[in-house]
Molecule: Glycine riboswitch aptamer
Organism: Marinococcus halophilus
RNA sequence: AUGAAUGUGUUGGGAGAGAUUGCAGCGCGUAGCUGUAGCACCGAAGGAGCAAUCUUUUUAAACAGCCUAAAAAGAAAAACUCUCAGGUUCCGGGACUAACACAGGAUG
Numbered sequence: 001a002u003g004a005a006u007g008u009g010u011u012g013g014g015a016g017a018g019a020u021u022g023c024a025g026c027g028c029g030u031a032g033c034u035g036u037a038g039c040a041c042c043g044a045a046g047g048a049g050c051a052a053u054c055u056u057u058u059u060a061a062a063c064a065g066c067c068u069a070a071a072a073a074g075a076a077a078a079a080c081u082c083u084c085a086g087g088u089u090c091c092g093g094g095a096c097u098a099a100c101a102c103a104g105g106a107u108g
Base pairs, nucleotide, nucleotide: 006103007102008101009100010099011098012097013096018039020038021037022036023035024034025033026032040088041087042086046084047082048081049080053075054074055073056072057071058070059069060068
């Protein structure tokens, strides 16, 4: 002097699925809002599950060891799966993402 991975913040983008039914309350029972119960749905807050593969142990063959086969245990990803949670007008939230700033300090 360059300024990677990674993290934080700000701003912007950001899908899906009932403006559902009953009851109660608020309200000029007009619209609407809140809570609760039910049925129907969504997957991109969060959460959970798993493959290849790897490790260890045991058994068999072989047998110095390695290799091979089977069984058991552990580790192991997601935008896949589940739908606990959350969500199904607007608002809000929203995985992820772009730019900027800060931290960081790989690399040269």